[in-house]
RNA sequence: UCAGAAAGCCGGAUGGCCGCUGCUGCCCAAGGGUGGGAGAGGAAAGUCCGGGCUCCACGGAAACACGGUGCCGGGUAAUACCCGGGGGGCGCGAGCCUACGGACAGUGCAACAGAGAGUAUACCGCCGAUGGCUGGGCCACACGUGAGCCCAGAUCAGGUAAGGGUGAAAGGGUGCGGUAAGAGCGCACCGCGUGGAUGGUAACAUUACACGGCACGGUAAACCCCGCCGGAAGCAAGCUCAAAUAGGGAUUUCAUAUGGGGCGUUUCCACCUCGAAAUCCGGGUAGAGUGCUGGAGGUGUCCGGUAACGGGCAUCCUAGAGGAAUGGUCAUCGCCGCUUUAUGCGGUACAGAACCCGGCUUACAGGCUUUCUGGCUUU
RNA sequence: GUCCCCGUAGCUCAUCAGGAUAGAGCACCAGUUUCCUAAACUGGGGGUAGCAGGUUCAAGUCCUGCCGGGGACG
Numbered sequence: 001u002c003a004g005a006a007a008g009c010c011g012g013a014u015g016g017c018c019g020c021u022g023c024u025g026c027c028c029a030a031g032g033g034u035g036g037g038a039g040a041g042g043a044a045a046g047u048c049c050g051g052g053c054u055c056c057a058c059g060g061a062a063a064c065a066c067g068g069u070g071c072c073g074g075g076u077a078a079u080a081c082c083c084g085g086g087g088g089g090c091g092c093g094a095g096c097c098u099a100c101g102g103a104c105a106g107u108g109c110a111a112c113a114g115a116g117a118g119u120a121u122a123c124c125g126c127c128g129a130u131g132g133c134u135g136g137g138c139c140a141c142a143c144g145u146g147a148g149c150c151c152a153g154a155u156c157a158g159g160u161a162a163g164g165g166u167g168a169a170a171g172g173g174u175g176c177g178g179u180a181a182g183a184g185c186g187c188a189c190c191g192c193g194u195g196g197a198u199g200g201u202a203a204c205a206u207u208a209c210a211c212g213g214c215a216c217g218g219u220a221a222a223c224c225c226c227g228c229c230g231g232a233a234g235c236a237a238g239c240u241c242a243a244a245u246a247g248g249g250a251u252u253u254c255a256u257a258u259g260g261g262g263c264g265u266u267u268c269c270a271c272c273u274c275g276a277a278a279u280c281c282g283g284g285u286a287g288a289g290u291g292c293u294g295g296a297g298g299u300g301u302c303c304g305g306u307a308a309c310g311g312g313c314a315u316c317c318u319a320g321a322g323g324a325a326u327g328g329u330c331a332u333c334g335c336c337g338c339u340u341u342a343u344g345c346g347g348u349a350c351a352g353a354a355c356c357c358g359g360c361u362u363a364c365a366g367g368c369u370u371u372c373u374g375g376c377u378u379u
Numbered sequence: 380g381u382c383c384c385c386g387u388a389g390c391u392c393a394u395c396a397g398g399a400u401a402g403a404g405c406a407c408c409a410g411u412u413u414c415c416u417a418a419a420c421u422g423g424g425g426g427u428a429g430c431a432g433g434u435u436c437a438a439g440u441c442c443u444g445c446c447g448g449g450g451a452c453g
Base pairs, nucleotide, nucleotide: 001375002374003373004372005371006370007369008368009367010366012333013332014331015330016329017328018327020039021038023036024035025034026033027032028031041350045361046360048359049358050357051356052355053234054233056231066230067229068228069227070226071085072084073083074082075081086100087098088097089096090095101225102224106223107222108219109218123164124163125160126159127158130157131156132155133153134152135151136150137149138148139146140145141144172190173189174188175187176186177185191214192212193211194210195209196207197206198205199204238290239289240288241287248281249280250279251278252277253276254275259274260273261272262271297316298315299314300313301312302311303310304309334348335347336346337345338344380452381451382450383449384448385447386446389405390404391403392402398436407423408422409421410420411419429445430444431443432442433441
């Protein structure tokens, strides 16, 4: 200096004027006036996980169903999050990614191609030892026949899985031996599996040990099996106060069954039902209040721990609404872009609380800090 | 606040326990027919399966995260 990797931070500043939403002081006196002070985020977002809180349900335990989760150890209120480690993959490297239990419990799936696709297969090729067929030779004799022996023939039965070819995938690799040709068929080495030993809390690793010729193919983000976890709902939870109207109860007064109403009129019959006013009480709706923001809280420092995190001490208080507020403008400065290079013009991300926290995910102009890696150049 | 469903051609829909060329109707284009048009007949074009990543030999289909749309209850 170029290209990268990791961790973290900021994400406009100051002042004037005019507003908005809560809180609060004073004044007039019921609605105003005038002061003071406070007022979005790293994600307030998505609502994907986990908790607090509240109410409901519940005698305890287990099983089943459903949903979630899945290497090991730790952290935590808890987690699917975080930290550390292991295995696997990627990168020259710093580092990054990883839904990573089980495929001898069972069921399924694998199109096309290909001979064969799941207790494998035989198209080309190779072979044809063995048995047959054809031809020749030997041999025997009855001289053209074959009981037998030998040889040859890419010829039938058949053998083979080295090689070719298909496929995402074809049942270890290399070499030597072996064979008719071949093949873990045998052997050596490599690889694999099981057991042991050693190290590690464990996942797992190593192995100069023993055994096994050797697969046990893929897929569980297919059903499924195994281990672990999960009672349900959500601040419109819940709690308090409490109009008008209607309905409930009590007391008093009045009325009362030869009565009134259900049921328009008249008569009769049948069934059901019981009134009015005043006062008081309780439930509940509208409405109001509460829940509501001081908390698993922030900052600094010390101690323990590799770390996540835990503990001690000091210090700080920082939105709480009606779903609606948290803004606008001017000046100066900062940053970015353009340009005619200045006293110019334009722009200044993503977004925006609603019961509260811990995570994850997603969006985000631009800038800064620290550590590290690789290349080039110079000394 | 708590949940659910959908997204495939210009439009409306298929494709189903994952299998390779993603189909159908209408619409569109060209031709035949007609004096011309429509209808009819023949042929043709048109698709990142909302976007991104993953699992798998293989993804419209399975899983995860976003984007957009619609719906239910209080």
Two RNAs folded together computationally: RNase P RNA and transfer RNA, 453 nucleotides in total.